[in-house]
């Protein structure tokens, strides 16, 4: 320096539920709050779950693997 790991330290992110606001919907954004995240950062590749009178289009990555990428350095 890098892999690996995740003790410290500095911090980040933010469930659930309110209140607004877009969407037909799952859902998203903005604030407020914390339930918890070492990737709970970014991807919709692959599986899984959801939604829409719609057999085809979306939607969730804090469901999981796959990928890209970073902060800090004890053992």
């Nucleotide at each position: 320096a890098g892999a690996u790991c995740g003790a410290a330290a500095g911090g980040g992110c933010a469930a659930c539920c309110c209140c607004g606001u877009c969407g037909u919907g799952a859902g998203g954004c903005g604030g407020g709050c914390g339930c918890g995240c070492a990737a709970a950062a970014c991807c919709a590749g692959g599986g899984g779950c959801c939604u829409c009178g719609c057999c085809g289009a979306g939607g969730c990555c804090g469901c999981c693997c796959a990928g890209u990428u970073a902060c800090c350095g004890a053992a």

This is a predicted structure of a 75-nucleotide RNA (c-di-GMP-I riboswitch aptamer) from a Solirubrobacteraceae bacterium. Lineage of the source: Bacteria > Bacillati > Actinomycetota > Thermoleophilia > Solirubrobacteraceae.